[in-house]
RNA sequence: AGAGUUUGAUCCUGGCUCAGAAUGAACGCUGGCGGCAUGGAUAAGGCAUGCAAGUCGAGCGCCCCGUGCUUCGGCACGGGGAGCGGCGAAAGGGUGAGUAACGCGUGAGUAACCUGCCCCCAAGUCGGGGAUAAUUCCGGGAAACCGGGACUAAUACCUGAUGCGGUCCGGUUCCGCAUGGUUCCGGUACCAAAGAUUUAUUGCUUGGGGAUGGGCUCGCGUCCCAUUAGCUUGUUGGUGAGGUAACGGCUCACCAAGGCAAUGACGGGUAGCUGGUCUGAGAGGAUGGUCAGCCACACUGGGACUGAGACACUGCCCAGACUCCUACGGGAGGCUGCAGUCGAGAAUCAUCCGCAAUGGGCGAAAGCCUGACGGUGCAAUGCCGCGUGAGGGAUGACGGCCUUCGGGUUGUAAACCUCUGUCACCCGGGACGAAGAAUGUGACGGUACCGGGAGAGGAAGCCGCGGCUAACUACGUGCCAGCAGCCGCGGUAAUACGUAGGUGGCGAGCGUUAUUCGGAUUUACUGGGCGUAAAGGGUCCGCAGGGGGUAUGCCAAGUCUGUUGUGAAAUCCCGUGGCUCAACCACGGAACUGCAGUGGAUACUGGUGAACUCGAGUGCACGAUGGGAGAACGGAAUUCCUGGUGUAGCGGUGGAAUGCGUAGAUAUCAGGAGGAACACCGAUGGCGAAGGCGGUUCUCUGGCGUGCUACUGACCCUCAUGGACGAAAGCGUGGGUAGCAAACAGGAUUAGAUACCCUGGUAGUCCACGCUGUAAACGGUGUGCACUAGAUGUGGGCAGUGUUGGUGCUGUCUGUGUUCAAGCUAACGCGUUAAGUGCACCGCCUGGGGACUACGGCCGCAAGGCUAAAACUCAAAGGAAUUGACGGGGGCCCGCACAAGCGGUGGAGCAUGUGGCUCAAUUCGAGGCAACGCGAAGAACCUUACCUGGGUUUGACAUGUACUUGCCGGCCUGUGAAAGCAGGCUUUCUGUUUACUCAGACUCGUACACAGGUGCUGCAUGGCUGUCGUCAGCUCGUGUCGUGAGAUGUUCGGUUAAGUCCGGCAACGAGCGCAACCCGUGUCGUCAGUUGCCAUCAGGUAAUGCUGGGGACUCUGGCGAGACUGCCCGUAUCAAGCGGGAGGAAGGCGCGGAUGACGUCAAGUCAGUAUGGCCCUUACACCCAGGGCUGCACACGUGCUACAAUGGGCGGCACAAUGAGAUGCGAUACCGCGAGGUGGAGCAAAUCUGUCAAAACCGCCCCCAGUUCGGAUUGGAGUCUGCAAUUCGACUCCAUGAAGCCGGAAUCGCUAGUAAAGGGGUAUCAGCAACGGCCCCUUGAAUACGUUCCCGGGCCUUGUACACACCGCCCGUCACAUCAUGGAAGCCGGCUGCACCCGAAGUCCUCGCAUCAAGCGGGGCCGAAGGUGUGUCUGGUAACUGGGAUGAAGUCGUAACAAGGUA
Repeated sequence: AGAGUUUGAUCCUGGCUCAGAAUGAACGCUGGCGGCAUGGAUAAGGCAUGCAAGUCGAGCGCCCCGUGCUUCGGCACGGGGAGCGGCGAAAGGGUGAGUAACGCGUGAGUAACCUGCCCCCAAGUCGGGGAUAAUUCCGGGAAACCGGGACUAAUACCUGAUGCGGUCCGGUUCCGCAUGGUUCCGGUACCAAAGAUUUAUUGCUUGGGGAUGGGCUCGCGUCCCAUUAGCUUGUUGGUGAGGUAACGGCUCACCAAGGCAAUGACGGGUAGCUGGUCUGAGAGGAUGGUCAGCCACACUGGGACUGAGACACUGCCCAGACUCCUACGGGAGGCUGCAGUCGAGAAUCAUCCGCAAUGGGCGAAAGCCUGACGGUGCAAUGCCGCGUGAGGGAUGACGGCCUUCGGGUUGUAAACCUCUGUCACCCGGGACGAAGAAUGUGACGGUACCGGGAGAGGAAGCCGCGGCUAACUACGUGCCAGCAGCCGCGGUAAUACGUAGGUGGCGAGCGUUAUUCGGAUUUACUGGGCGUAAAGGGUCCGCAGGGGGUAUGCCAAGUCUGUUGUGAAAUCCCGUGGCUCAACCACGGAACUGCAGUGGAUACUGGUGAACUCGAGUGCACGAUGGGAGAACGGAAUUCCUGGUGUAGCGGUGGAAUGCGUAGAUAUCAGGAGGAACACCGAUGGCGAAGGCGGUUCUCUGGCGUGCUACUGACCCUCAUGGACGAAAGCGUGGGUAGCAAACAGGAUUAGAUACCCUGGUAGUCCACGCUGUAAACGGUGUGCACUAGAUGUGGGCAGUGUUGGUGCUGUCUGUGUUCAAGCUAACGCGUUAAGUGCACCGCCUGGGGACUACGGCCGCAAGGCUAAAACUCAAAGGAAUUGACGGGGGCCCGCACAAGCGGUGGAGCAUGUGGCUCAAUUCGAGGCAACGCGAAGAACCUUACCUGGGUUUGACAUGUACUUGCCGGCCUGUGAAAGCAGGCUUUCUGUUUACUCAGACUCGUACACAGGUGCUGCAUGGCUGUCGUCAGCUCGUGUCGUGAGAUGUUCGGUUAAGUCCGGCAACGAGCGCAACCCGUGUCGUCAGUUGCCAUCAGGUAAUGCUGGGGACUCUGGCGAGACUGCCCGUAUCAAGCGGGAGGAAGGCGCGGAUGACGUCAAGUCAGUAUGGCCCUUACACCCAGGGCUGCACACGUGCUACAAUGGGCGGCACAAUGAGAUGCGAUACCGCGAGGUGGAGCAAAUCUGUCAAAACCGCCCCCAGUUCGGAUUGGAGUCUGCAAUUCGACUCCAUGAAGCCGGAAUCGCUAGUAAAGGGGUAUCAGCAACGGCCCCUUGAAUACGUUCCCGGGCCUUGUACACACCGCCCGUCACAUCAUGGAAGCCGGCUGCACCCGAAGUCCUCGCAUCAAGCGGGGCCGAAGGUGUGUCUGGUAACUGGGAUGAAGUCGUAACAAGGUA
């Protein structure tokens, strides 16, 4: 100090989240030691038991016990006990319920007060008296306790005397701050006392002073809500009285009517306050546990008594709730003291030791008491310290994990060697705390500490490892289980789940949860914003408030400065010191930023006095104006009425219809009525505060500008609350109503059409008066003032200059526009009319939704308006700009895209593929274009992957190891459908050794590694392929521009088939594409002529290049030439190019092919092959037989054949090219109607063979019909291939002769040697389902005006809420589920107001009894709890009901985003 998260990417705004520190914590896992701290935060809930306040015999009497003495009466001493009396019990200790308050903090005041014990000073302490408790007797009661009689003491109580004095009254000195204080004098009235004892003290009384502690008062500070705006009757003040220690409405009587409040009264909610603590750079924010100061409380409420002090935690009285005892009559109690218990809770300890220390009470003292306190215990609750070993040790052991199988890692880690001894353990010694000189006294504690001893022995876990955030692999799982702080992981290769190994972090702890501050400048004082992100009030006026021009005198409130007092201690900080260090503790300093007093300064602010003129205003003159109000007038047009002319339509739309019209419309002419609005001028122009204002004239009236500088003299700016104005629509009352027109009706459109379009049409629109008070009331920009470059329009004025005059030119003021500088801005943009630079004031904002909402209040006739939340929910919602994509946006351009043509498909039959169905199986894949005569260039077996059945298990196939056989091969037998199984016969090779043997090769078998898989994943992959698309595009380097994504280049003007080329240009170049280079074809030349060719020459045949020969020609195939807009004309920027022409076989890419940029579709293929991972291993492998892939109500695609006469049949006759051939092509010949058979010449082929091409052409028949068209289907007979044609081959012949007469909606191909038509060849292949594929030749067209439209594509531009990119996004109702919430007849609580009833205790008043006092009894005022009634506020609940939010797949539509299809 920042980081993650909105987007395809970017910048900004903005929220959410994280990393830090902290805690009286809790929970999970784990846990060795010590020191110092801390430990009921919830139920101020209830409490068993013990203890927590007593002490004094030196105040007093008495009782009991013991000892001693005794004259037996008692006395003394010691101990114990209750009582009278004194002091204490008001402290200490606990808690935070209440309290928003002079409660607390801070600083003052008390001239309005008190103060026991303590200190100082002055004076005094003399007489007298009567009781009473204890005790004893009697009585009542269960008890608690109570009553009566008798006896007694005091430092208990009463009284007399004295009065230094005090109180009171009168006078007086001095002083102050108003009341007043103080000194002195006088007066008489009143007022004291207590003794004890070891004889030295100590008490007691009066008065004064001090100290300490307290009471009361005041200034300032002290949380939230205005959806709490008015509150108050003892209330505010006065007079008098009472009361108090004391002032005071504190209380009472009377009088007056005040007092408080937007600087927040009153009410509601919450809360003890502070020193401090946590956090933070600070300012702040949060907090108030332990320690310390203050306050409040003591079961709840009320009350007083005693006392120096209380309205009293362990006192009293009363009431209430609760608990306990009871003999039922009545009593007792109060842990928010220390322990402890129950309860509630996530959660908080011992019913411990001691008064040794410190402190407190009493006492003369010894001493007693002290759950204050000092200690120990429990709890990792926190902070701090220490340890769990140190050094060496590499065949880098074993094991684990990973692995590319080589290794890597755990890892010097271990083992092993050498050491050490902290902590813990054992043994021995052993404190300080205990004081002044001495004696005595230690709970902690035989503790800390010291010495010795043994042994590495007893002592490590927790969390994390996708990014933020340090740290990675394997396996398991398969949107499951789960994780998650945010973003997000998981759907078969998960570094994100679980486990393991490894690793990172911290370490006796580590994580999680909760909370606070921080980060968050995300409430902004320090330190933010408001054109479009949230945010300028609709506009103006204006009180309070805030701010305020120039010069000057005085004051000194703010301000600055010195000084004084205070700001408790502790804490924090600095220094020093003590525990071995640290935590902790001690001492000293600083600090405590504050408050108050006092002295000084006077620049600024403020106050005050008297001035000034530039701000502001007034005056005079001139000017412009749809500014406002009222009245009058005008013409055009629409509609209606009357009359004329006139006849069949008019009107309306995309097209129609409803509607009007023969009862005469529309059209046209004339006249009349009425209402509303004011064409042209008119503008980017004018006026107004805004809303807004438009025919003309008149009347009344507001503001503004300019010029002059006469007057006033700061009179100013802004403005919460408030007031006025305020479009349209709407409301009320009364008018008016021509046109237009919500609602409504009808007609259309549509799937629907409660809309868009059409025909009608009522409120309304208009006027008067009154209300409403809102708008995208927008410049989305508050008002005022000042300052900061220009350029150029335009409205109004003034001045100068020029002109005879006008138009002009220059300057200036004021409006209103455009464009730009600096600057600002996230960008867009703003830019003297600021969104720049400053000042003053107001309003407003703080994530999205919920919500311009609910409730409450105010306003309104209503509609509704203003003000304005929360629960809940999301991680975004947004702004600007960028690149794409898209648009029923625009511009330009292309393509058999349309159009123009030719021929098809869709209808029929058949073939073939697919879907579906069926089946034991009908193996699998391909699925819009871009699957469907596709993989398949050949399914009867095989293929074959499928099914059924029969078999095999190192396997049908590969490599290796070990052992073993001598095989292998061949022949034969049995069984079997075969495979297989079982058996028999025959028989190894090479080298070596005398031989046994050994080694090797091959091989059967056995065992083991392994083979094998067309099993899965094409969404793990390679490779290959399809498609956009042979479309013209896709990028890069450097430079430049931009905060950036990006842009520029590649856009623009031309041109092209083309990002092809030219020109221009902040770009200059380059790459992949285009083109060219390659192949074929078209012309010519040249070379070469066999198997090809044959013009000429010769020979020969029935005939044929048949033969000799020839290279001329054709042809074959090498090498060349040729075409380049090269030439001419026109056009063009005289560039690229385009149009025309010549020549030429070919002309502007000659034609055809090969060639496919960056990329898109998670496109296709794991079944062609390869390949990661997963799966099977006597089976998902392998072999075999048979079946299936050919199955058929049906649907689709692709084809073939047709429907006929441009045809069919028969006959005659002509002309090809490619390509193929040895298990092959197969001639002549013969046989068969034919398929074919017999046979075998020739040919590995320019030689031989298939091989007669067909349509065409010539001739004859058919005569428009289901036919001499068409050939399906079926029957019969055959041929061929093959082990085998039944499922399930092809072909031939004879017979049969189905549908079909040109095909609905729709749809396909083709632009020239093309379409169409005709035949031919060939791969696969035994044969063939081929009508398919690929190729070849023959015949050989028609049409293209053109680019409006359909489809696809390219470039530029525009809009966008799309980016999975329009097959996008997205809205609302309804239905279902869940959640929170509003309303609601009511019901149930809580706080509280008012009125009334009752009225305890008790103070006060009063009456009676009583000799006084005390007391007893009665009455009165007030008065707690309680009761009744009625309100306010608030909470819970509720049938039903309203909207809201959320949810992967529901329904209906299509509202918005593109011109979103009606902006």
Molecule: small-subunit ribosomal RNA
Organism: metagenome